[in-house]
Context: one part of a larger RNA
Molecule: large-subunit ribosomal RNA, domain II
Organism: mouse gut metagenome
RNA sequence: GCCUACGAGUUACUCAUCACUGGCGAGGUUAAGCACUUCAGGUGCGUAAGCCGAAGCGAAAGCGAGUCUGAACAGGGCGUGAAGUCAGUGGUGGUAGACGCGAAACCUUAGUGAUCUACCCAUGGGCAGGGUGAAGGUUUGGUAACACAAACUGGAGGCCCGCACCGGUAAACGUUGAAAAGUUUUCGGAUGACCUGUGGGUAGGGGUGAAAGGCCAAUCAAACUGGGAAAUAGCUCGUACUCUCCGAAAUGCAUUUAGGUGCAGCCUCUGUUGUUUUGUCUUAGAGGUAGAGCUACUGAUUGGAUGCGAGGGCUUCACCGCCUAUCAAAUCCGGCCAAACUCCGAAUGCUAAGACAUAAAGACAGGGAGUGAGCCAGCGGGUGCUAAGGUCCGUUGACGAAAGAGGGAGAACUCAGCCCAUCAGCUAAGGUCCCCAAUUGUAUGCUAAGUUGGAAUGAAAACGCAGUGGGACAGCUUAGACAGCUAGGAUGUUGGCUUGGAAGCAGCCAUUCAUUUAAAGAGUGCGUAACAGCUCACUAGUCGAGCGGUCCUGCAUGGAUAAUACGCGGGCAUAAGCAUACAACCGAAGCUAUGGAAUGUAUGAAAAUACAUUGGUAGGAGAGCAUUCCAUUAAGCGUCGAAGCGAUACUGUGAGGUAUCGUGGAGCGAAUGGAAAAGCAAAUGUAGGC
Numbered sequence: 001g002c003c004u005a006c007g008a009g010u011u012a013c014u015c016a017u018c019a020c021u022g023g024c025g026a027g028g029u030u031a032a033g034c035a036c037u038u039c040a041g042g043u044g045c046g047u048a049a050g051c052c053g054a055a056g057c058g059a060a061a062g063c064g065a066g067u068c069u070g071a072a073c074a075g076g077g078c079g080u081g082a083a084g085u086c087a088g089u090g091g092u093g094g095u096a097g098a099c100g101c102g103a104a105a106c107c108u109u110a111g112u113g114a115u116c117u118a119c120c121c122a123u124g125g126g127c128a129g130g131g132u133g134a135a136g137g138u139u140u141g142g143u144a145a146c147a148c149a150a151a152c153u154g155g156a157g158g159c160c161c162g163c164a165c166c167g168g169u170a171a172a173c174g175u176u177g178a179a180a181a182g183u184u185u186u187c188g189g190a191u192g193a194c195c196u197g198u199g200g201g202u203a204g205g206g207g208u209g210a211a212a213g214g215c216c217a218a219u220c221a222a223a224c225u226g227g228g229a230a231a232u233a234g235c236u237c238g239u240a241c242u243c244u245c246c247g248a249a250a251u252g253c254a255u256u257u258a259g260g261u262g263c264a265g266c267c268u269c270u271g272u273u274g275u276u277u278u279g280u281c282u283u284a285g286a287g288g289u290a291g292a293g294c295u296a297c298u299g300a301u302u303g304g305a306u307g308c309g310a311g312g313g314c315u316u317c318a319c320c321g322c323c324u325a326u327c328a329a330a331u332c333c334g335g336c337c338a339a340a341c342u343c344c345g346a347a348u349g350c351u352a353a354g355a356c357a358u359a360a361a362g363a364c365a366g367g368g369a370g371u372g373a374g375c376c377a378g379c380g381g382g383u384g385c386u387a388a389g390g391u392c393c394g395u396u397g398a399c400g401a402a403a404g405a406g407g408g409a410g411a412a413c414u415c416a417g418c419c420c421a422u423c424a425g426c427u428a429a430g431g432u433c434c435c436c437a438a439u440u441g442u443a444u445g446c447u448a449a450g451u452u453g454g455a456a457u458g459a460a461a462a463c464g465c466a467g468u469g470g471g472a473c474a475g476c477u478u479a480g481a482c483a484g485c486u487a488g489g490a491u492g493u494u495g496g497c498u499u500g501g502a503a504g505c506a507g508c509c510a511u512u513c514a515u516u517u518a519a520a521g522a523g524u525g526c527g528u529a530a531c532a533g534c535u536c537a538c539u540a541g542u543c544g545a546g547c548g549g550u551c552c553u554g555c556a557u558g559g560a561u562a563a564u565a566c567g568c569g570g571g572c573a574u575a576a577g578c579a580u581a582c583a584a585c586c587g588a589a590g591c592u593a594u595g596g597a598a599u600g601u602a603u604g605a606a607a608a609u610a611c612a613u614u615g616g617u618a619g620g621a622g623a624g625c626a627u628u629c630c631a632u633u634a635a636g637c638g639u640c641g642a643a644g645c646g647a648u649a650c651u652g653u654g655a656g657g658u659a660u661c662g663u664g665g666a667g668c669g670a671a672u673g674g675a676a677a678a679g680c681a682a683a684u685g686u687a688g689g690c
Stems, first nucleotide, its partner, number of pairs: 001690006011096003015093010027052003033045004056063002066078004099238002102235001106228003110225003118202009127192001129161003132157001136153006165189003170185004204220001206216003241624006251264005265371002267368007276361001277359001278357008291344001292342002298338002302334005309327002311324004374399001376397008404415003419596004424592003430586003434570002439583001441582006453572001463558002467555007475547002484542005490515003495509003521536001525534002597614007625679001627676007636668002644663008
């Protein structure tokens, strides 16, 4: 891991409550027990027992359809005005282990343990070898005598090195081990606070502890065994057949409360009510949001005018006075901001009445719940960084509890709500070149960047750009424009001033004037030290038809930076891209068609017909299937083959059922009713087998 068996809402109560069924009914009913009997779910008694009901109010005395409070004939509270009761069955609650399994723990005036280990007591045992050489002693020297010194002797020590023995420093190996703590190498102690045999002692809030909360039999911040005991578990896990109808919540308030619970909300079932519900329109209202406004307030705020007052300066003995590139109240003219501003002020939404419309709601009472972790998207906001797949509200929709199509793939986006069958049709979103069902569709344009389609939602900007398309406006142009080419571009004059110089061109001045001209500035730029030189404006010729400018707009372009290629599903370029318009087709469990099933409503005596409905988690309600046993039918089936097992066929929406064949070898069905040890895939479920 698989298979088989077992494995979880049960039972009790003269308990409570609700529904259904039945008996009796202003009454209903017996209990223990006794008697009888046809021996049973029997009958009678038990009965001036008890219980519930028929009257309540008050603390009570008490009064009574009333009563209490109160001075009250007031007001108010609780009552009166609806029939109960006894059984049976079912739902739920209560008390019990109370759906099952599961703690760590707690208690015990119950016990068992010191054969492990800690310490202690008694009595025994053990420690190769080598080294060091304390005290004391002897002899000699020495002293007045001691002291002292040397040599020899001696053999002390929690002394040294190192076996046995005891330990366990470091590393490796081992880690389903050879071993539930070891092996190898290395290392510490090794005459001592040493090691060790045997016998004995200390016991669980107790012992023992050179102290680590260590050890007390592989168990220790309180041992082990029995008992309280099925401790408790707001926690986790599990909780077994089918079909049908309806179908939530993740919110508010409170909580030693926040992953629990109570009440309300939302679901379901039963009963009552009977349009009260919903939508649209009309009418009448309440309100201060969006917006807007502020010379309408409260505040904020910018430019200008005016300038109270202040600062500074002048003046003066002082006062007065004067001035101002400063600040600035208030007022005026313009500009402008506000969740906690409003002279104003919608749309929606809300309330009420009426009319109309459609559907199947709405309200009340009672039985049963679940939920009280929500989440995403759009819109309106707070918070945050107008960050977050962030967080907190409001509102709508989805997911949750929703399958199908689209979106490459995806809980929530777009389309659309799955009763069943069909090798039928039409569409939605989205698509139609191939992958891949359907146009390489029609018409007119655009784009050259593979831009883009190709991040729908969720597209990167300011600012640039003789990229290119469209439009508008006002100019020049066959009296020849624009561009090119040829030629001219002069004179007074080197204007005046300035200056070392200043001659069109460093700078200043200006009646920048005048002349000759087709035209030519007291000069557009380059250039020179200054001139010179080149060039432009301007003019003529040549050429021969458009040219330059401004604004708006489409599509492109630069700006453009993230870690392998690559966020195109692939492929795709007068598109299979973009824009506008049109036509056709494909495309879903949507709609339709045909057949079938079920539920509800209406009609109906029924059969049936019509219409509507039939996704679904928690959960409510209804109807069934199967298993074991019992009763009856009863005189059922079975060795001419029961149950069980295997296979096939038929049948029922399903749980399932029936038949036949094989196997098997002795028991077993049907109908109606009753009773349950009544259905397994899960609980790291229990036992066995493989």